c-di-GMP-I-GGC riboswitch aptamer from a Candidatus Bipolaricaulota bacterium, 87 nucleotides, folded computationally.
It matches the Rfam family "c-di-GMP-I-GGC riboswitch aptamer". Its family is annotated with cyclic-di-GMP binding in the Gene Ontology.
The prediction has a mean pLDDT of 91.
């Protein structure tokens, strides 16, 4: 010093209500607890979500197509990291 995850000490915080931003996905803060040994942190790769803006269209409206937008609690990666059994 790595794999693993027992005990201890803790940590985060799903759905749901609330209040704000946001077209929207969604995201902050409150309460809240489904879970989680990296549910800490990063959009490099997949993959899912939204459609202001842009495309399309004789005008309109629909509707489709698009990430410049989002999701780290979808996978994989890449940083960093408490504690100390058995093996």
């Nucleotide at each position: 010093c790595u794999c693993c995850g027992a005990a201890a000490g803790g940590g985060c915080a799903a759905a749901c209500c609330c209040g704000c931003c946001g077209a929207a996905a969604g995201g902050c803060g409150g309460g809240g607890a489904c879970g989680c040994a990296a549910a800490g942190c990063c959009a490099c790769g997949g993959g899912c979500c939204u459609a202001c803006g842009g495309g399309c269209a004789a005008c309109g409206g629909g509707a489709c197509c698009u990430a410049g937008g989002g999701c780290a609690g979808c996978c994989g990666g890449g940083c960093u990291g408490c504690c100390g059994a058995a093996g």